[in-house]
Context: one part of a larger RNA
RNA sequence: CGUAUACGGUGGAUGCCUUGGCAGUCAGAGGCGAUGAAGGACGUAGUAACUUGCGAAAAGCGUUGGUGAGGUAGUAACAACCGUUAUAGCCAGCGAUGUCCGAAUGGGGAAACCCGGCAGCAUAAGCUGUCAUCGUAACAUGAAUACAUAGUGUUACGAGGCGAACGAGGGGAACUGAAACAUCUAAGUACCCUCAGGAAAAGAAAUCAACCGAGAUUCCCUCAGUAGCGGCGAGCGAACGGGGAUUAGCCCUUAAGUCUUCGGGGUGUUAGUGGAAUGGUCUGGAAAGUCCAACGGUACAGGGUGAUAGUCCCGUACACGACAACUAACCGAUGAUGAAAACGAGUAAGGCGGCACACGUGAUAUGUUGUCUGAACAUGGGGGGACCAUCCUCCAAGGCUAAAUACUCCUGACUGACCGAUAGUGAACCAGUACCGUGAGGGAAAGGCGAAAAGAACCCCUGUGAGGGGAGUGAAAUAGAACCUGAAACCGUAUACGU
Numbered sequence: 001c002g003u004a005u006a007c008g009g010u011g012g013a014u015g016c017c018u019u020g021g022c023a024g025u026c027a028g029a030g031g032c033g034a035u036g037a038a039g040g041a042c043g044u045a046g047u048a049a050c051u052u053g054c055g056a057a058a059a060g061c062g063u064u065g066g067u068g069a070g071g072u073a074g075u076a077a078c079a080a081c082c083g084u085u086a087u088a089g090c091c092a093g094c095g096a097u098g099u100c101c102g103a104a105u106g107g108g109g110a111a112a113c114c115c116g117g118c119a120g121c122a123u124a125a126g127c128u129g130u131c132a133u134c135g136u137a138a139c140a141u142g143a144a145u146a147c148a149u150a151g152u153g154u155u156a157c158g159a160g161g162c163g164a165a166c167g168a169g170g171g172g173a174a175c176u177g178a179a180a181c182a183u184c185u186a187a188g189u190a191c192c193c194u195c196a197g198g199a200a201a202a203g204a205a206a207u208c209a210a211c212c213g214a215g216a217u218u219c220c221c222u223c224a225g226u227a228g229c230g231g232c233g234a235g236c237g238a239a240c241g242g243g244g245a246u247u248a249g250c251c252c253u254u255a256a257g258u259c260u261u262c263g264g265g266g267u268g269u270u271a272g273u274g275g276a277a278u279g280g281u282c283u284g285g286a287a288a289g290u291c292c293a294a295c296g297g298u299a300c301a302g303g304g305u306g307a308u309a310g311u312c313c314c315g316u317a318c319a320c321g322a323c324a325a326c327u328a329a330c331c332g333a334u335g336a337u338g339a340a341a342a343c344g345a346g347u348a349a350g351g352c353g354g355c356a357c358a359c360g361u362g363a364u365a366u367g368u369u370g371u372c373u374g375a376a377c378a379u380g381g382g383g384g385g386a387c388c389a390u391c392c393u394c395c396a397a398g399g400c401u402a403a404a405u406a407c408u409c410c411u412g413a414c415u416g417a418c419c420g421a422u423a424g425u426g427a428a429c430c431a432g433u434a435c436c437g438u439g440a441g442g443g444a445a446a447g448g449c450g451a452a453a454a455g456a457a458c459c460c461c462u463g464u465g466a467g468g469g470g471a472g473u474g475a476a477a478u479a480g481a482a483c484c485u486g487a488a489a490c491c492g493u494a495u496a497c498g499u
Stems, first nucleotide, its partner, number of pairs: 001498009015484001016448002020419002022416007029408002031162002039101003042055003046078001049075003061095007070082003106115003116131006133159009166197001167195005177184001181231001207214002218245005228236002249400003252344001257337003261333004268326003272320003278293003282289001294311002296300001302314003349373008359385001380395005435442002455483001458470004
């Protein structure tokens, strides 16, 4: 040095576990905000820090209910206290307080800071209230300029900002594909802007159909990858009709509907309450396991308890419950909206140029409109895919409208041939943290002693070390905090053999 065996070290795989995630189902909610939001800064306890809560009335105050023998949140003890049959504490409802920043709104500003005006009250400092802008309305005032108007002022009401997706509208790419690329595609996608609601939008035929008829809109299945469009390339891609979901119709000399507020109404939500039934033997550290004998069940869902519990605990089935606040259907009332007008004229239609329609200008209907023109008036007008006639069908240029549909930042209950710590969220753990970057931004690692800390008194070695040896606890300490299990690589010790 090698091989083998045994025993260790190192290391943290594997197994088991789950506080956390992921994906859903059924309900709820679908907003918060000048009565100052979302998000923060700084404070706040007997306390040095952080988390949580709260706001100078500061882990809290009042009140009304419920519960209640235990509490003074956690890491996390210690000290000092509170309470025990109802003013402890906890839970729920309604209130009070709520520093400073932030739309931030008295002015300023390098957010959490600086500096004011006016009024009232106190005067020793001070305290309270108010003072932004825009819009609308009313009133007052009022230039050039006579009447007026612009402007100005006051008052009242409203708005502003935030928020995950879903919606409507206004704008609108490129990579890419076409095996290059320009029409085309990607795609009206991404992205930007505006606005709204719990949904939005659309919507009661100037619609389709085809000589039979249907009867608003929306969504799903189909029709159908069909008819078509297309450098007829790549690709794009209907409708009629059929079957379903849901159904609802109305108005413009004054209303169908919607919304606000109030009253009735009674359903639910926000705390809770009751809630059946078992003992022994054996093994064991421990019984829920074994064996024996019982019982409940409208409850054998689930979780916990020293191993696997219907009958030990929490629960579960079932039944019950609200002072207060909010609230569904439905009924009644008030107010607002509807609201444009005169049954729709610079409209229909036409020319030119675009766009939208599955349809790229094509033989291209239909819709829309930048520009130029420009009717008829129900004895009328539009459409039926160039166009004309016949026939059929509808009535534009005004408006409202629930449901079926889309989505989930959020709340509750439940579910999983979903994950189980290199997985599952980036984050099971004080994570959008530490750390990196001027910044936009990027972004980790890190779970497990034991049933219970019973977390090792005391002794010894040592640097009043680190670490270890005894002793003790424990079922176990090769479960000792670098703590369940403890693989491999890697490093040793002992023995045997070989060289």